[in-house]
This is a predicted structure of an 80-nucleotide RNA (c-di-GMP-I riboswitch aptamer) from a Nitrospirota bacterium. The organism belongs to Nitrospirota, within Bacteria. The coordinates come from a structure-prediction model, not an experiment, and the mean pLDDT is 86.
Order: sequence, then C1' cells, then structure tokens
RNA sequence: CACCGAUAAUAGCAAACUGCCGGUAACGGCAGGACGCAUAGCCACCGGCCCUUUAAACAGAGGGUAGCGGGGUCGCCGAA
Repeated sequence: CACCGAUAAUAGCAAACUGCCGGUAACGGCAGGACGCAUAGCCACCGGCCCUUUAAACAGAGGGUAGCGGGGUCGCCGAA
C1' cells in the first nucleotide's frame, strides 16, 4: 500500500413514525425520533421497482428510488 472487516477504538449516518414545507404523485427538505448501516458518503451509466402521462395494445415521454442489485468514485481505523 492492497485485500479484508473484529465482541477493537475514534467518529459518522439515520428507517418507520410525528410536525411543518414543496410536489398532481412517487418522493424530497427541515426538526424530532432510531430500524438499522463498514463504504446507509457521492454519482441515475445498466437492470429492477414506484409515480405522472400517452395509449385498443406493444411501445414511447417525463420524474423518483443510491436504505433494491450491478457499476464508478471518495473515505475512518488496523485485529485475524
């Protein structure tokens, strides 16, 4: 340094739910709150799923989800 991830240590993040706000919606932001998380930091490139729309139908268009998976990238510590 890399791989790896411990009954280690120092930190960090924050599900559901509640309140307020934005949005047609999915969902997002802030505050509270903790289910959990060793890359639950960031990225919509691929697949999946969700919403809106178009449709007789196949498809199409727009949006979301990074805490669904793959991939890219950044990063704390140092046992086996």